[in-house]
RNA sequence: GGUUUCCUAGUGUAAUGGCUAGCACUGUGGAUUCUGAUUCCGCCGAUCUGGGUUCGAUUCCCAGGGAGACCU
Numbered sequence: 001g002g003u004u005u006c007c008u009a010g011u012g013u014a015a016u017g018g019c020u021a022g023c024a025c026u027g028u029g030g031a032u033u034c035u036g037a038u039u040c041c042g043c044c045g046a047u048c049u050g051g052g053u054u055c056g057a058u059u060c061c062c063a064g065g066g067a068g069a070c071c072u
Stems, first nucleotide, its partner, number of pairs: 001071007010025004018055001027043005048064005
């Protein structure tokens, strides 16, 4: 340099164009317990950036940023 894949809570992940973005772990509050652990019930927290298409974009298109794989 070329081809190609990926980017979503702190972490790992889900989401046919219909989103009020789901789940688990973590965090946090409570119940349970003499205390702790376990268990149970809640709560907080996210779509890499900028444009475009669309009634509607996490999803499709373009550009940029970042990460990986292969080739050279």
The RNA shown here (transfer RNA) has 72 nucleotides and comes from Jackrogersella minutella. It matches the Rfam family "tRNA". Gene Ontology term of the family: triplet codon-amino acid adaptor activity.